A computed fold for a 556-nucleotide part of an RNA from Paenibacillus nuruki, annotated as large-subunit ribosomal RNA, domain I. Its mean pLDDT, the model's own confidence on a scale to 100, is 85.
Context: one part of a larger RNA
Parts: sequence; C1' cells; structure tokens
RNA sequence: AGCACACGGUGGAUGCCUAGGCGCUAGGAGCCGAUGAAGGACGUGGCGAACAACGAUAAAGCCUCGGGGAGCUGUAAGCAAGCUGUGAUCCGGGGAUGUCCGAAUGGGGAAACCUAACUGGAUUCAUCUCCAGUUACUCACACCUGAAUACAUAGGGUGUGCAGAGGCAGACGAGGGGAACUGAAACAUCUAAGUACCCUCAGGAAAAGAAAACAAGAGUGAUUCCGUCAGUAGCGGCGAGCGAACGCGGAACAGCCCAAACCAAGAAGCUUGCUUUUUGGGGUUGUGGGACGUCUCUUUGGAGUUACAAAGGAGUAUCGUAGUUGAAGAGGUCUGGAAAGGCCCGCGAAACAAGGUGAAAGCCCUGUAGAUGAAAUGAUGCUCUCUCCGAGACGGAUCCCGAGUAGUGCGGGGCACGUGAAACCCCGUAUGAAUCUGCCAGGACCAUCUGGUAAGGCUAAAUACUCCCUAGCGACCGAUAGUGAAGCAGUACCGUGAGGGAAAGGUGAAAAGGACCCCGGAAGGGGAGUGAAAUAGAACCUGAAACCGUGUGCUU
Repeated sequence: AGCACACGGUGGAUGCCUAGGCGCUAGGAGCCGAUGAAGGACGUGGCGAACAACGAUAAAGCCUCGGGGAGCUGUAAGCAAGCUGUGAUCCGGGGAUGUCCGAAUGGGGAAACCUAACUGGAUUCAUCUCCAGUUACUCACACCUGAAUACAUAGGGUGUGCAGAGGCAGACGAGGGGAACUGAAACAUCUAAGUACCCUCAGGAAAAGAAAACAAGAGUGAUUCCGUCAGUAGCGGCGAGCGAACGCGGAACAGCCCAAACCAAGAAGCUUGCUUUUUGGGGUUGUGGGACGUCUCUUUGGAGUUACAAAGGAGUAUCGUAGUUGAAGAGGUCUGGAAAGGCCCGCGAAACAAGGUGAAAGCCCUGUAGAUGAAAUGAUGCUCUCUCCGAGACGGAUCCCGAGUAGUGCGGGGCACGUGAAACCCCGUAUGAAUCUGCCAGGACCAUCUGGUAAGGCUAAAUACUCCCUAGCGACCGAUAGUGAAGCAGUACCGUGAGGGAAAGGUGAAAAGGACCCCGGAAGGGGAGUGAAAUAGAACCUGAAACCGUGUGCUU
C1' cells in the first nucleotide's frame, strides 16, 4: 500500500409521518368605495425585535344584545402586576372610535410630509398654539345674478344629491382595435385567428330575444344552451385547410311597452287663425291593426314590485350568522415503559364517520346518528295591508302605421360561403322611394304562390366563470414531491428599473431538556441523574452511498 472482517466519523438517501398543497362535488355568495375603498405607513403591551390584533376614547381594546360556564391576561416561555360566579377569557349579532397616506378631494408635494382660509371652541394679558367642522373637479336639479346686445343668451355664484371619480377575481361577458411565429413540407391568396395582446364598459351573470323568421304545397311559431343532423351540403392557390343550415330529440319557458293618426288642457311664435311644442288621454297589430262612427256588456273580476306602473309596512314560516343535548366497560388477566394489543366475560347501536388518548378503543376524550336552539341581523317563501287595470261587435268614406330610412351605383366587412350565378346582414361614399290596391323575404333575376310587417325600446329561466364562505370527497402529492412558499415567502437575496426569486419539516408519551462532581479559558467531554431507549441530548426519528479513519488478519 492493497484486500477482507469488525467498529467508528462524515453525509443526509431511504422508510414512516404531516402541520401544507393539488383537483373536484354540493350549497351559498358574487362586489367594495367621497358615510373615504382596496392596499399601506406609523403607532398601541409593565418587559428588546417580529407576526397577528387594535387605532390617540381607556389604541392585544370601548358599548350593547345573545351564547357559554371556570378559568384568563395572543404567538410565547419567564418575571411582574392584575381580572374573574356582581359570570371574566372565549364565540356570535349590532354599534362607537378609527392617527397619516392612498380615487385623496382646501393648496402643494419627492405617498404616509409641508402649508392655508372660514365658522365655532379651548388656552393666553396678548400673540403663538391646540380642538371640531367646512372648503377639489365634473354632472343633474333648483334658485340668485348676468356681457358684447334692447328682450335674451353665453358666463358667474349659492344650495341640494349614500350622483360620478378609484379598486378588483391573473375568471366569466359585450363592444372598439388587432398581430406574428406557424401550416401550406418554399411562398404571396389562404391558414394560424378575429386567436394572443391593448383599450372601454358592465353584471352576478353578460349578450341575445318576442319574426319585414324558417319552411315548402305540409307545417313550425321569441331568445339561449345541449345532443344529433355531419365532418354531410358547401367554401377552398378546389392546396393546406375551413365547415354550416333545415329537420329531429332535449334543458328552460313569458311576454310586453312606445312613436303616429285622433281628443283635451297649457305654452310660445307671429301672418290672429294657423304653426310649433309640453303634459295627459288614446293606441301597439298581419285571420292587417288602430284612429274615426254606431252599438253591447262592465269591477261581487284580474294583475303586481325580474320586464309589462310603482313605493313601502306588518305578520308568519323556513334557512343562515354562536350553540345545546347526545347510548354503552375507569371489567378481569397476560405481555409491555405505557394497552387501545392477546385471552376471558359483558353492554350500546337512528351513533361501527373521523380524530385524539404512552402500541391497534363502538362503550376513555372530542365527536358521530338523532333531537333541539336566536335577543340581534341577513336571505327566501306565504298571507295581510298597499298599488294598478275595462272588454267586444259592426261599418269601410277619410286619416295613421317609425325617412336621408329601404333600395340602387361604387369601395369594403360579416355570414361555413376567398366576388363567385352571390342572395342575406353591416359600414363608408354618391344618390334616393312607397303607406296597406303599400312594403320586405323565400340564395342572381322574373312570374305565380307562400311567409312576414323593417327603419323605436324592455324582458326572468335554461348558459359561462370562481377571488371568496360552509360541508365533504380523492386508484391526488408526501418535503428535490405537492403551490414559488408545510418554518414570519413573494421573504432573504439579485437588479437603476421593469422584473427575477430561493434554501429551510420530524427529541421524547411527557421536558422528565441532564441538579451535582471532575478535566478544560471556552467549546467540548467523563461520571451521576431522567427516560422504555441518550449511538432519542436539542448539530436531536430512521441514518444508505460516496468520502475519511481505528483495530485485527492475510498478501506484497
């Protein structure tokens, strides 16, 4: 030196565990904000920092109403000082306070700072200082004023307004803009894709929506969503690819209001008998309807706050936001440090879900099934109060039935449809009708036929999503996994900044966390003691390998 064996050191794999994650189900909730949000800064404790709680009112709190019933003063030990059956701590409902910044809003500003005016108050001889309130902008409404310019208007001022502003849930929706990589085995039409991304706006959903719709000789009857039709018909450098509809089966169902004609009242204008306008009535349709004219019947009826008009109030029920009750072995014995394990003997079960307890517990604890509960507050339903409301026939003379609209030319876009035979829908531009004997559509266009009634508006449900709450589940992970984050993590750290972004879990059943003695300056160690175990000693469960040693043997 090598090999072997034994015993160690180092190291932190593996096993076991879970305090944290991940995915989902059901129900709820789906907004907060000038009554100052979200998010922060700075403070507040008897005792240093931090987290979490709170805010100068007595700032780990105050008031009140309920629950609860013996301990309590958070994490967090210790010391000190206290509170509590006159019911504390704790849990829940409601309320008060709530510094400064922040939309930030008196003015300013390099956020958490500086500095005003007015009114009222405190203090002072007075000033200074302090306290409370108000003072941003825009919009709406009302009032007062008020130019050029006579009336007027613009403008100005005051008051009122839980009017706006900002945040967010990295989700879902609508609208306005809108790529490229890529694919086409290159690439330009095309595709990717109206995707990503940007902007605006909103709601708990949004959007759409009560036929100028489909269909086809038969019919359906608003919208939305699902299945199918169907990878069909089609579109397509007919390439790559894109890709319906009708119909059928389901989910859910709900329909309404204006404009106009006409009538009444008011106002304004001037040509003084018309026009315009406001309000109220009327009216809302496609077997065309309505106005208008003539008749009939009315309300002991119907409807309602999600549209169709619109505010509440009371009662009641259910559910939520704290809870309460809740069966049956401290059985014997064995092993063991410990019994919940083995053996023997009982008992409960509307409860043998689960977790904990010194190993593996239906009967030890918390619970579970079942039963039960709210002063306050919220949600939902019902009832009452309350609120609102007329229908129909006949007639066919006259009037009305949404205009720079429909349509057309040109240029585009959307429709599965790339200009095509290209209908339909929507823009830009230039033109430009008709009023029911009207007009539009049925995929060029024409005829016949059929369907509908544009150019105004509202509308629940079925649908999409999950920051969040409650209950639960998992052939999901188990510390290099699972969230980036199981530990004070978006932290430490890096970067001027936008931004990037970690590592780090486990003593033991219980600290019983090693009094005392010895060596040492200490660290550390040897005894002693605790413990079932200390090679469980805090660098703490197990403790692999690499790597480093010690001893013995063999070989050289």